[in-house]
RNA sequence: CGCCGAGGUCCCGAUCGGGACGUGGGGGAACCAGAGGCCGCCAGGCCGGGGGCGAAUCGGCUCACGACACAGCCGUAGCGCCGACUCUUUCAGCGCGAGCCCGUCAGCUAACCCCGCAGGCAUAGACGAAAGA
Numbered sequence: 001c002g003c004c005g006a007g008g009u010c011c012c013g014a015u016c017g018g019g020a021c022g023u024g025g026g027g028g029a030a031c032c033a034g035a036g037g038c039c040g041c042c043a044g045g046c047c048g049g050g051g052g053c054g055a056a057u058c059g060g061c062u063c064a065c066g067a068c069a070c071a072g073c074c075g076u077a078g079c080g081c082c083g084a085c086u087c088u089u090u091c092a093g094c095g096c097g098a099g100c101c102c103g104u105c106a107g108c109u110a111a112c113c114c115c116g117c118a119g120g121c122a123u124a125g126a127c128g129a130a131a132g133a
Stems, first nucleotide, its partner, number of pairs: 002121003008021005022117006032107001036047004049105001050102004058075005078096004086133006
């Protein structure tokens, strides 16, 4: 110098910390959308939860036993890199396709409110093709 990611820049402060811009995420009207199953005349009762960040979803096989889960394998929606100015698209190649959080609660959502600005890689191999701006 370079990569994933929102995770950057600047100011104040002796430090802890505070703030601004920028950027990422969540909550939150109207309108619209939506309205779990069973029992009950009604009142109501019983059973089942649901949601967020992120590309990280879904399917099959095996484990396998009556059925799951975990684990393993093969694919897959989707995502990243391909390298020295940047962006978009296509092909080829190489990878990822995880993990965590809220706690019975949240659709969308103007005003408004709240939170984050981390963490992890690469070091001399790579050094593919095409089109447009």
The prediction has a mean pLDDT of 75.
This is a predicted structure of a 133-nucleotide RNA (c-di-AMP riboswitch aptamer (ydaO/yuaA leader)) from a soil metagenome.
The model forms 96% of the base pairs in the Rfam consensus.
Rfam family: c-di-AMP riboswitch aptamer (ydaO/yuaA leader). About the family: This family represents a conserved RNA structure found upstream of the ydaO and yuaA genes in Bacillus subtilis and related genes in other bacteria. For this family Rfam cites "New RNA motifs suggest an expanded scope for riboswitches in bacterial genetic control" (Barrick et al., Proc Natl Acad Sci U S A, 2004). Rfam links the family to the GO terms regulation of gene expression and cyclic-di-AMP binding.